[in-house]
A computed fold for a 129-nucleotide RNA from a soil metagenome, annotated as c-di-AMP riboswitch aptamer (ydaO/yuaA leader). Of the family's consensus pairs, 92% are formed in the model. Rfam family: c-di-AMP riboswitch aptamer (ydaO/yuaA leader). Rfam links the family to the GO terms cyclic-di-AMP binding and regulation of gene expression. Model confidence (mean pLDDT): 79 of 100.
RNA sequence: CGCCGAAUUCCCGAGAGGGAAGCGGAGGACCCAGUAGCAAUGGGGUGAAUCCCGGCCGGCUUUCGCAGCGUCCGGAACGGGCAAGCUCUUUGACCCGAACCCGUCAGCUAACUUCGUAGGCGUACAAGG
Numbered sequence: 001c002g003c004c005g006a007a008u009u010c011c012c013g014a015g016a017g018g019g020a021a022g023c024g025g026a027g028g029a030c031c032c033a034g035u036a037g038c039a040a041u042g043g044g045g046u047g048a049a050u051c052c053c054g055g056c057c058g059g060c061u062u063u064c065g066c067a068g069c070g071u072c073c074g075g076a077a078c079g080g081g082c083a084a085g086c087u088c089u090u091u092g093a094c095c096c097g098a099a100c101c102c103g104u105c106a107g108c109u110a111a112c113u114u115c116g117u118a119g120g121c122g123u124a125c126a127a128g129g
Stems, first nucleotide, its partner, number of pairs: 001122004008021005022117006032107001042105001043102004050077001052075004059069003078097004082092001087129004091124001
């Protein structure tokens, strides 16, 4: 300096810490929408991170079934990111598709209430508008 991301800037303070703006999220009426929930496997939120098919292992469960769950591998659909003025489009043998939280409870939602402002990285050295 640049990238993912909301996660930046400013003020007070010796510091700890506090405040504000900006950005992001949650809860929350009428109206509208919806027919749930209870059992089985409750439901929901942030986020791109979701659905399905096949295989291996013999790890767990087991009604011992050609079953279910999980790890790993592969594939398909779909979603997200990356080009150094910015933006749009094309292009790609490219990269990612996680993690965590609420705690039986939440549709939308004006007023209103409330929370966060981290962390991790180093580039597709292409074209056109």